A computed fold for a 72-nucleotide RNA from a Patescibacteria group bacterium, annotated as transfer RNA. It matches the Rfam family "tRNA". The family's RNA type in Rfam is transfer RNA. Gene Ontology term of the family: triplet codon-amino acid adaptor activity. It was read from a public genome assembly. Taxonomically the source falls in Bacteria candidate phyla (Bacteria).

[in-house]
RNA sequence: GGGCUGGUAGCUCAGUGGUAGAGCAGUCGCCUCUUAAGCGAUUGGUCGAGGGUUCGAAUCCCUCCCCGCCCA
Repeated sequence: GGGCUGGUAGCUCAGUGGUAGAGCAGUCGCCUCUUAAGCGAUUGGUCGAGGGUUCGAAUCCCUCCCCGCCCA
């Protein structure tokens, strides 16, 4: 330099055009002598950045940044 894959909540990930979710973690409560476990509720996201298409974009297109793999 070229090709491929990925970037979404604190972490691991889902979401393939209709306005973003799960598990774990955090907070509060229940239970318990206490802790842990268990149960219930709840907080938390400019969806890597910019632009384009569209009534509408995490999703489609273009450029760039970053991680990983392959080729040279």